[in-house]
RNA sequence: GAUGAACGCUAGCGGCAGGCCUAAUACAUGCAAGUCGAGGGGUAACGAGUUCUGCUUGCAGAAUGUCGACGACCGGCGCACGGGUGCGUAACGCGUAUACAACUUACCUUUAUCUGGAGGAUAGCCCGGAGAAAUUCGGAUUAAUACUCCAUAGUAUUAUAAAGUAGCAUUGCUUAAUAAUUAAAGAUUUAUCGGUAUGGGAUGGACCCGCGUCUGAUUAGCUAGUUGGUAAGGUAACGGCUUACCAAGGCGACGAUCAGUAGCCGACCUGAGAGGGUGAUCGGCCACACUGGAACUGAGACACGGUCCAGACUCCUACGGGAGGCAGCAGUGGGGAAUAUUGCACAAUGGGCGCAAGCCUGAUGCAGCAACGCCGCGUGAGCGAUGAAGGCCUUCGGGUCGUAAAGCUCUGUCCUCAAGGAAGAAUAAAUGACGGUACUUGAGGAGGAAGCCCCGGCUAACUACGUGCCAGCAGCCGCGGUAAUACGUAGGGGGCAAGCGUUAUCCGGAAUCACUGGGCGUAAAGGGUGCGUAGGCGGUUUUUCAAGUCAGAAGUGAAAGGCUAUGGCUCAACCAUAGUAAGCUUUUGAAACUGUAAAACUUGAGUGCAGGAGAGGAAAGUGGAAUUCCUAGUGUAGAGGUGAAAUUCGUAGAUAUUAGGAGGAACACCAGUGGCGAAGGCGACUUUCUGGACUGUAACUGACGCUGAGGCACGAAAGCGUGGGGAGCGAACAGGAUUAGAUACCCUGGUAGUCCACGCCGUAAACGAUGAAUACUAGGUGUUGGGGGUCAAACCUCGGUGCCGCAGCUAACGCAUUAAGUAUUCCGCCUGGGGAGUACGCACGCAAGUGUGAAACUCAAAGGAAUUGACGGGGACCCGCACAAGUAGCGGAGCAUGUGGUUUAAUUCGAAGCAACGCGAAGAACCUUACCAAAUCUUGACAUCCUAAUGACCGAUUCUUAAUCGAAUCUUCUCUUCGGAGCAUUAGUGACAGGUGGUGCAUGGUUGUCGUCAGCUCGUGUCGUGAGAUGUUGGGUUAAGUCCCGCAACGAGCGCAACCCUUGUCUUUAGUUGCCAGCAGGUUAAGCUGGGCACUCUAGAGAGACUGCCGUGGACAACACGGAGGAAGGUGGGGAUGACGUCAAAUCAUCAUGCCCCUUAUGAUUUGGGCUACACACGUGCUACAAUGGUCGGUACAACGGGCAGCUAAGGAGUAAUCUGGAGCGAAUCCUAAAAAGCCGAUCCCAGUCCGGAUUGUGGGCUGCAACUCGCCCACAUGAAGUUGGAGUUACUAGUAAUCGUGGAUCAGAAUGUCGCGGUGAAUGCGUUCCCGGGUCUUGUACACACCGCCCGUCACACCAUGGAAGUUGGGGGGACCCGAAGCCUGUGAUCUAACCAUUUAUGGAGGAAGCAGUCGAAGGUAAAACCAAUGACUAGGGUG
Repeated sequence: GAUGAACGCUAGCGGCAGGCCUAAUACAUGCAAGUCGAGGGGUAACGAGUUCUGCUUGCAGAAUGUCGACGACCGGCGCACGGGUGCGUAACGCGUAUACAACUUACCUUUAUCUGGAGGAUAGCCCGGAGAAAUUCGGAUUAAUACUCCAUAGUAUUAUAAAGUAGCAUUGCUUAAUAAUUAAAGAUUUAUCGGUAUGGGAUGGACCCGCGUCUGAUUAGCUAGUUGGUAAGGUAACGGCUUACCAAGGCGACGAUCAGUAGCCGACCUGAGAGGGUGAUCGGCCACACUGGAACUGAGACACGGUCCAGACUCCUACGGGAGGCAGCAGUGGGGAAUAUUGCACAAUGGGCGCAAGCCUGAUGCAGCAACGCCGCGUGAGCGAUGAAGGCCUUCGGGUCGUAAAGCUCUGUCCUCAAGGAAGAAUAAAUGACGGUACUUGAGGAGGAAGCCCCGGCUAACUACGUGCCAGCAGCCGCGGUAAUACGUAGGGGGCAAGCGUUAUCCGGAAUCACUGGGCGUAAAGGGUGCGUAGGCGGUUUUUCAAGUCAGAAGUGAAAGGCUAUGGCUCAACCAUAGUAAGCUUUUGAAACUGUAAAACUUGAGUGCAGGAGAGGAAAGUGGAAUUCCUAGUGUAGAGGUGAAAUUCGUAGAUAUUAGGAGGAACACCAGUGGCGAAGGCGACUUUCUGGACUGUAACUGACGCUGAGGCACGAAAGCGUGGGGAGCGAACAGGAUUAGAUACCCUGGUAGUCCACGCCGUAAACGAUGAAUACUAGGUGUUGGGGGUCAAACCUCGGUGCCGCAGCUAACGCAUUAAGUAUUCCGCCUGGGGAGUACGCACGCAAGUGUGAAACUCAAAGGAAUUGACGGGGACCCGCACAAGUAGCGGAGCAUGUGGUUUAAUUCGAAGCAACGCGAAGAACCUUACCAAAUCUUGACAUCCUAAUGACCGAUUCUUAAUCGAAUCUUCUCUUCGGAGCAUUAGUGACAGGUGGUGCAUGGUUGUCGUCAGCUCGUGUCGUGAGAUGUUGGGUUAAGUCCCGCAACGAGCGCAACCCUUGUCUUUAGUUGCCAGCAGGUUAAGCUGGGCACUCUAGAGAGACUGCCGUGGACAACACGGAGGAAGGUGGGGAUGACGUCAAAUCAUCAUGCCCCUUAUGAUUUGGGCUACACACGUGCUACAAUGGUCGGUACAACGGGCAGCUAAGGAGUAAUCUGGAGCGAAUCCUAAAAAGCCGAUCCCAGUCCGGAUUGUGGGCUGCAACUCGCCCACAUGAAGUUGGAGUUACUAGUAAUCGUGGAUCAGAAUGUCGCGGUGAAUGCGUUCCCGGGUCUUGUACACACCGCCCGUCACACCAUGGAAGUUGGGGGGACCCGAAGCCUGUGAUCUAACCAUUUAUGGAGGAAGCAGUCGAAGGUAAAACCAAUGACUAGGGUG
């Protein structure tokens, strides 16, 4: 785009078309084929007339074929048309084009002849009979255009033979002759209409033939009247059409036969076309008429509304017997998703009969039903902003529906009513079903007339709410798991519109079967290889013919349809007129090309001659090395084997070694991207036989060629059969190991086999994953075999074999004279993945199996090449306390602290490998606090607004309560223009407050981590079809993508580094609260004082370090190493600083925040409790286990800090915690403050101790409303575990580890935590193999959620389709046999017999009929085989989950 459509929702009108696609299922009822009295005998019914009767004078009855007419009957014509359907049919059925010298044709037309005579019947009617009926029998009688005979007749037919002419032929045509045979019908109104014979025409039909006409080869052979001939029969006619005889043919790979499906065509739909699909309506042909068979009549039938027979079914019946055939029009049941009225009319068109009038006509013309289709029209038009109301959304401002509505002004198509009113009718007139229709006019009134689908992308059109992987959607991709433009609803929007969607089917897109117009190295696809049949294709020259080819002409190509133009219905749909095509046939030409035929040629192909190369093949023989075995010797305890072992062999003498022997198999070195072969393949040497290729030559043949469906041959390994052989190796098997297991990898053995002969098998990643042949298209460089050339080279050339590479090709990879390039020829093969190279069938095979080779079902992918990542028990390089080398630990103990678990009313919540666990928490007794119990409040503890009241609120005191709450008392505003205003409290109302409730997977912000790792990107250019690449890779170098060099790249950005802070040296400035060298004073002592600012120090500003200098190495570079100088040397040490990104990492409980949820509670207040529990497990710490130590005494040296609700001195009290005290200090001034380890001395003497300090008791101290749950400190007493810690594991490279003390934050109090500070102060580092992490390059990948990836098979369960299966059931077709209806034909025909003939009037003859017999023959029956389908316990594999 289309449809004979159906379904869902909806529906105003008209025109034109179409309307059982299924059950060729069964049918009630009515109608669909009659007509002619001008063929006939006649008169049942009707009308008229005439006659008669009765009378009520215009009625009734009767009679009468007299007239109009006419039932039934005889006769003629029609019924073979028209109408229906598509069962069958794969066929001369259809289409197209021929042929007929092999035919027929009623009615019609034309030509032209005749129409004379005679006869016997029969229906009807009448009489009688049988039967329920259908129907039928007998008798009498009668007519014809019914029937019979005779006559006449030819250009008719038959026979005979002739001439001319034509033809491919049988033979035809024309002309003339002889013989024989054959015809008729009348009617009548006198106009005509008929009848008969003949020729022609027209029309219709029959038959023959070329070409075309679906699928299957898992259908390969079929055929006996079969193929042909002769003769006869038969037919309208040819013909095996039929019969007899003779011959053995005929068809088939160019697809016979068989099976399946199907009416064919003009046309219709689609498509640019070529094609593909369809065969409704209309038209042509065919076939059929309940199923099967058969003939009769006829011009025509083997007959839809005829006959006979058989069968099934239905109906009637008096049970004896009969009747029927809607696939005609309506209509009914049934079937189905589904398809209409038991209508009107012969007015028109057409048909039948008739002289005609006319009659008949479910053909046809019309109407009815249904949006089934196409076309047209309408559902109103103009103005109208307050942008109404209302709906929806909202950022709350508004936006949108929307000029839409309302309102005002109009119009009248359709509609309703009324009036008029056709054409179609052909005529002189009459005649209209449709139809009072179309149309016209008038009036009425916007009144009665819009829906359907869609809105994630494809694909035009978006928001809200509801739902929450539910409900649902879905054509494909896919939506839905709490913010769904995808579900449902609403608003809005888009599309089409009296329709809109869905479903089904066909074509297109699909170049996705490729003729036009595809492919086969890796995506599906080259046969394993050759030889060769058919076939296809084929070198050069000349001539011939004209099959192909080309050009012209003619015929056909029905009409309708299509297209173009014009016209008619108001337009359109629709209709009309004119023009127009491919193909096929005939014919006339052309001759280039293909072809045919003939002649020639040599370049393709082959032969000859001369050469050399070779693991080419077959057979026979020969050889040496090695393994194993046997014999003998020497010799002794092991050997062998492995990652390590064991099984195994060995004291019965192995292994090792020496000598001899046996046997089988394979042939080291040479050996080479070397050679040969068609491929498989071929490797010691010799001989024999033998195939092919190559080079040279140019003597011969003269296209002999290429390819090759079938076919034939060869064909690795394994395997099979028979017979040998058997050293080594070695499936199976056994044992030993390994392992969770190990039916494996490893080891020890070992059978088939491997070897030979003969015969099978016929497959391989049989690979160059690349069929064969020919020609052409840059080169370079090896190698191999020849030839030319040469002293030898160089060089040239032919054949083979490799590598690199241009053009070109390719999706890319790549190929590239050995093509995957450019062309030609031929063969094979492919058409999404799986199912499956499976099943079934067939063929081959001894078997194994091989060849051929599906479908159901299922998925939306499977696949190729390349790219970027990620990953690898891949590679290379490099780095890091990563390992190694060391030091100290952790893991064991006790305690502290955090977590899990458990418990609990609650033990609030979060954090979860590294990167949670002394984490949020820089500090839970109350508070905090979020949890639990109990009590209480409800506009609220907190914010804003409104109303009213009050003048306070606050504060103090008292009572009450567990406490909040509550009650009472006292005290008590400001400004003012005096109107009021402000402020505050209380009460009330609702808007709202409030939430540490949920979602960190809705978010912002912040943070962790890889990682202070050296990376991450961009612009322009270039390369690539593209993803992308290049730059950023490479050579060096660095801590570094740091720098240098090179380079199709050149630059740039974020990172690195530097700039910042701090520390280390110096200078300078300044000199108090710091300092004190020199001067002075002074004390028991002390920078205490004067004084000074030199030093220290403080804190400002500067300097200094840059590989700057020297040497060596390096590439004359970057840089590295060494050195000098220097406080410091190669980023001096430390800090801050964290690229692009990753982890849906962490946090809604810091804060902020969307959405959801709670609202007398999930909010708020209070008391008490809990977060502090305790069988246990883990992390992080502290203290220890002691002598490098503990205890006691003495004594020395810091730094960073903090301090007024504070630090607190001196002095005093107390054993101590602490108390008292109060100087000083808001700090370089005072205080904290004692630094400790250290040093000096004393003691302890290796022990559970004078170690260790847990635990517990008692008594105190401090903070605080309050130390019970649940704080810290002191003293005395108690004195647990623990004697250096398993597997494992952590940190650290220098002022570091370790060790020692010290300060701060938080804080009323409460550190073993944490953040700082200084003191003392090491060891080790060979080095990068390994573990972990990271970086760069490279490689493989079936991964991309990226190896915590992907993914294979069994088993279990559910469902689905399929194969096999003892069988069972059904079906169609063919063959065989039996039976044998009707009927045609043949024979017979004692019986019967009007027409004609004869006659002796009895009959006889001719002819006919019944009957009988036979051939053929449908249905039916019997038995067997094959095929197809369904089903089948059980069974097999497959698919999905």
A computed fold for a 1441-nucleotide RNA from an uncultured bacterium, annotated as small-subunit ribosomal RNA.
It matches the Rfam family "Bacterial small subunit ribosomal RNA".
Its mean pLDDT, the model's own confidence on a scale to 100, is 83.